Annotation
Predicted 3D model of a 402-nucleotide RNA (Bacterial RNase P class A) from a Deltaproteobacteria bacterium. It was read from a public genome assembly, where an Rfam model found it.

RNA sequence: GCGGGUGGCCAGGUGGCCGCUGGCUGGGGCUUCGGCCCGCCAACCAGAGGAAAGUCCGGGCUCCACAGGGCAGGGUGCCGGCCAACAGCCGGCGGGGGCGACCCCAGGGAACAGUGCCACAGAAAGCAAUCCGCGCCCCCGGUUUCGGCCCGCGGCGCAAGGGUGAAAGCGUGCGGUAAGAGCGCACGGUCUGCGGCGGCAACGUCGCUUUCGGCAAACCCCACCUGGAGCAAGAUCAAAUGGCAGGCGCAGCGGGCGCAAGUCCGCCGGAGGGUGACCCGCCCGAGCUUGCUGGUCGAUCGCUCGAGGGCGCAAGCAAUUGCGUUCCCAGAUGAAUGGUCACCACCGCCCUGCCGGCGACGGCGCGGCGGAACAGAACCCGGCUUAUCGCCGCCCGCUGCU
Numbered sequence: 001g002c003g004g005g006u007g008g009c010c011a012g013g014u015g016g017c018c019g020c021u022g023g024c025u026g027g028g029g030c031u032u033c034g035g036c037c038c039g040c041c042a043a044c045c046a047g048a049g050g051a052a053a054g055u056c057c058g059g060g061c062u063c064c065a066c067a068g069g070g071c072a073g074g075g076u077g078c079c080g081g082c083c084a085a086c087a088g089c090c091g092g093c094g095g096g097g098g099c100g101a102c103c104c105c106a107g108g109g110a111a112c113a114g115u116g117c118c119a120c121a122g123a124a125a126g127c128a129a130u131c132c133g134c135g136c137c138c139c140c141g142g143u144u145u146c147g148g149c150c151c152g153c154g155g156c157g158c159a160a161g162g163g164u165g166a167a168a169g170c171g172u173g174c175g176g177u178a179a180g181a182g183c184g185c186a187c188g189g190u191c192u193g194c195g196g197c198g199g200c201a202a203c204g205u206c207g208c209u210u211u212c213g214g215c216a217a218a219c220c221c222c223a224c225c226u227g228g229a230g231c232a233a234g235a236u237c238a239a240a241u242g243g244c245a246g247g248c249g250c251a252g253c254g255g256g257c258g259c260a261a262g263u264c265c266g267c268c269g270g271a272g273g274g275u276g277a278c279c280c281g282c283c284c285g286a287g288c289u290u291g292c293u294g295g296u297c298g299a300u301c302g303c304u305c306g307a308g309g310g311c312g313c314a315a316g317c318a319a320u321u322g323c324g325u326u327c328c329c330a331g332a333u334g335a336a337u338g339g340u341c342a343c344c345a346c347c348g349c350c351c352u353g354c355c356g357g358c359g360a361c362g363g364c365g366c367g368g369c370g371g372a373a374c375a376g377a378a379c380c381c382g383g384c385u386u387a388u389c390g391c392c393g394c395c396c397g398c399u400g401c402u
Base pairs, nucleotide, nucleotide: 001398002397003396004395005394006393007392008391009390012344013343014342015341016340017339018338020047021046022045023044025042026041027040028037029036030035049374053385054384056383057382058381059380060379061230062229063228064227073226074225075224076223077222078092079091080090081089082088093107094105095104096103097102108221109220114219115218116215117214118213131162132161133158134157135156136155140152141151142150144148170188171187172186173185174184175183189212193208194207195206196205197204198203234301235300236299237298242293243292244291245290246289247288248287252267253266254265255264256263257262272284273283274282275281308327309326310325311324312323313322314321315320346371347370348369349368350367352365353364354363355362356361
């Protein structure tokens, strides 16, 4: 210098101007003096994230359901620890990958309870199998001088070698055999059980013994866990229109029409309403009003102080926990947290100047140009996953130079 592994930090700063949301103080309007309203104004204070995201897990909180037991369904699956809890985290074990730093694994069941699957290729993918090949001991056929020899595109034996494949009944060697084969033996791998030793344990190691395709994030079996819905949860207030009960009024008189219900006209009356500061007056006039109840539009609460953040000390390898101290840190609801200008800081490229070094090279500075990501709360936390700008520490490999 290049490539890689791992851990951590930051997510621009200051000021001016113009805005937005919340809080608080002051002010303004109305008032029955209790308060209410302010889309009126001003000052001050505060105002997104490491992932606010995906909504994949786990909890708090809220409502509903719930005698007890079982089935079904869902989830988890090495060991120890942490945590409110988890499918999370930490430390180990075992297996796998990488030259290495390091990374990955839902990792129970000897796939010996059962069912099932194994693409393509290949003869054959599971009570194995003969495509090429090897062999002729046995059986069979041909041949024969009948002893045998030879042949094998009739027959038999063989899983060694070749070929196919992710995988062909454990690997290497020796023995064995007609040729072969865990058929036997030695060493090794895998796996089961027993015993010794070490470890809290998973497990390791030694000895004896046992097994030999793979797949359970296929069904299944075993062990353990497991109610449902979610802040649009839920609660309160409550227009309009309703429901129930009560009160007041639509009265009354005369006439016309009609079988009647009714309807029209006139006189008189009429709760209530409009006009109006109020009374009178004028106009409209068949509904008006009280209580309870339901809950729509809407409003308010839930709503942000919490398994909380910073710092220090202590315990622990760590996750994490304890103690002390300190801080208050968004609460919007078509949804605020922004825009613009200047300067500074950061990064990259170019241009040069200075300093250090024998050198490869390193450090500092002036100037110019460019860049600055992913993305945005919506009840709140703990995780996981995904997206992403820049910087730093440590470690590994390769290479160059001194």